[in-house]
């Protein structure tokens, strides 16, 4: 100097209704059984702190973390 930070992991979310998927957990259907499949359900209030706006995960500003040059 550039980005990056949202669920146990990987990623969505044009400033605007209760933040959405896979994957994984849990229960169930199905199988002698176990894999697979298929239904249904639990999990984040978005790294911290301010600022701007009716309304911020998103924009602006400082600081953290760790990544590439």
């Nucleotide at each position: 100097a550039c980005g990056c930070a949202u669920a146990g992991c990987u990623u969505a979310a044009u400033g605007g209704u209760u933040a959405a998927a896979g994957c994984a957990g849990c229960g169930g259907a199905u199988u002698c059984a176990u894999a697979a499949u298929c239904c249904g359900u639990u999990g984040a209030g978005u790294c911290u702190g301010g600022g701007u706006u009716c309304a911020a995960g998103u924009c602006c500003c400082a600081g953290u973390g760790g990544g590439u040059c």
This is a predicted structure of a 69-nucleotide RNA (transfer RNA) from a marine eukaryotic metagenome.